[in-house]
């Protein structure tokens, strides 16, 4: 240095293609109930500036331009 993927809740991801139920699951967590106690179970809750920045729409995770972090694959050195 080129090319090409990822980047969303504490972790593991889905949603992006084709913009408009207004962010979700699963797991963990927090209360409570049960239990002598934990675990299992049940019931209920909390938690994300959807990587940063701009931009384009009436509207953006979602589209387009940057820049950052990883990984991947070639190349250059040795």
């Nucleotide at each position: 240095c080129a090319g090409g993927g990822u980047g969303u809740a504490g972790c593991u991801c889905a949603g992006u293609c084709u913009g408009g139920u207004c962010a979700g699951a699963g797991c963990g967590c927090u209360u409570g109930c049960c239990u002598u106690g934990g675990g299992a179970g049940c019931a209920a809750g909390a938690a994300g500036u959807c990587g940063g920045g701009g931009g384009u729409u009436c509207a953006a995770a979602u589209c387009c331009c940057u820049c950052c972090a990883c990984c991947c694959u070639g190349a250059c050195c040795a």
Molecule: transfer RNA
Organism: Gammaproteobacteria bacterium